[in-house]
RNA sequence: GGAGCAGGCGAGGCGGUCGCUCCUUCUUCGGAAGAAGAAGGGGAGGAAAGUCCGAACUCCACAGGGCAGGAUGGUCGCUAACAGCGACUCCGGGCAACCGGAGGAAAGUGCCACAGAAAACAUACCGCCAGCCGCCAGAAGUGGCUGGUAAGGGUGAAAAGGUGAGGUAAGAGCUCACCGCUCCGCUGGUGACAGCGGAGGCAGGGCAAACCCCAUCCGGAGCAAGACCAAAUAGCCCCGUUUGAGGAUGGCCCGUCCGAUGGGGCAGGUAGGUCGCAAAACCGGCCGAGCAAUCGGUCGGUCAGACAAAUGACCGCCGCUGCCUCUGGCAGUAACAGAAUUCGGCUUAUGUCCUGCUCCAGCC
Numbered sequence: 001g002g003a004g005c006a007g008g009c010g011a012g013g014c015g016g017u018c019g020c021u022c023c024u025u026c027u028u029c030g031g032a033a034g035a036a037g038a039a040g041g042g043g044a045g046g047a048a049a050g051u052c053c054g055a056a057c058u059c060c061a062c063a064g065g066g067c068a069g070g071a072u073g074g075u076c077g078c079u080a081a082c083a084g085c086g087a088c089u090c091c092g093g094g095c096a097a098c099c100g101g102a103g104g105a106a107a108g109u110g111c112c113a114c115a116g117a118a119a120a121c122a123u124a125c126c127g128c129c130a131g132c133c134g135c136c137a138g139a140a141g142u143g144g145c146u147g148g149u150a151a152g153g154g155u156g157a158a159a160a161g162g163u164g165a166g167g168u169a170a171g172a173g174c175u176c177a178c179c180g181c182u183c184c185g186c187u188g189g190u191g192a193c194a195g196c197g198g199a200g201g202c203a204g205g206g207c208a209a210a211c212c213c214c215a216u217c218c219g220g221a222g223c224a225a226g227a228c229c230a231a232a233u234a235g236c237c238c239c240g241u242u243u244g245a246g247g248a249u250g251g252c253c254c255g256u257c258c259g260a261u262g263g264g265g266c267a268g269g270u271a272g273g274u275c276g277c278a279a280a281a282c283c284g285g286c287c288g289a290g291c292a293a294u295c296g297g298u299c300g301g302u303c304a305g306a307c308a309a310a311u312g313a314c315c316g317c318c319g320c321u322g323c324c325u326c327u328g329g330c331a332g333u334a335a336c337a338g339a340a341u342u343c344g345g346c347u348u349a350u351g352u353c354c355u356g357c358u359c360c361a362g363c364c
Base pairs, nucleotide, nucleotide: 001360002359003358004357005356006355007354008353012318013317014316015315016314017313018312020043021042022041023040024039025038026037027036028035029034045336049347050346052345053344054343055342056341057222058221059220060219069218070217071216072215073214074088075087076086077085078084089102090101091100092099093098103213104212108211109210110207111206112205125153126152127149128148129147130146131145132144133143134142135141161179162178163177164176165175166174180202181200182199183198184197185196186195187194188193226275227274228273229272235266236265237264238263239262240261246258247257248256249255282301283300284299285298286297287296288295289294319333320332321331322330323329324328
């Protein structure tokens, strides 16, 4: 310098001007509800997103057990929980850093396109070998039949252990060595598993995101959950009233006019309002335990809460990046995106910088 692998910080800072929204205090107006103003303070994210998992919280259901259905799936640990995270084991990929995968196919059923003899109770297309028969002068060659064989060829994503030697008519775990496999034992490990030793010539294709089997877990709906207050209209109960209730006029009484309904209460909970709703499995620093995930201790902090929905715009200085004529000047400062009950994850989108590691090449 090139090509890669893994991880992390941050999503510019400060000040000013003009706004938006929420809270607190004060002032003014108002009978109250509330309105206006002033001062101070708070005001998006690493993904607030997808709504894919897991929970908190709320309501409904529920004696207990089973069936059905769903999810998960190496081992050990972490966690409130999880399809999450960490460490390890085995297998696969990569020269490597590193990355990906994971119960059972000897319980049963089913499927395996095309090609191919055969896709699973094995089989035999071309071959190889033996015997017999025919052609032929012929033991060579060639054709047919019967039998042996599965080495070699061919098909396929995949073909019934692999390599080598012996053996044989040709062959074959038929025999042997090594590798693989199955079973048993010992040792190490909490465990997945690993190592060593012995026995057996060898069981036996793939698919479980096919049905299924095994183990573990799982009730449903969701903040438009739910709780409280509560107009109007309708309903029910009580009381008054044509022996004039009540209304209009009016400061009040009389008077005048109109006149059959008027008042109180109750339950329900619509419109509307309040709560849920921001101090929590919270955030940050330090110390300790642990390989780590994580846990414990201690100190400090309080950090959006709207309801058609605020979080914006401009200017200056600094920072950062690039270039240059380098005590400085110029240009740029982006992307994805935006809370709506909350939290832990996963996944997806996106841009800048930094660190460590691996491989290759060059120079010292």

Background:
Predicted 3D model of a 364-nucleotide RNA (Bacterial RNase P class A) from Candidatus Saccharicenans sp. Rfam family: Bacterial RNase P class A. It is annotated as a ribozyme. It was read from a public genome assembly, where an Rfam model found it. The organism belongs to Candidatus Saccharicenans, within Bacteria.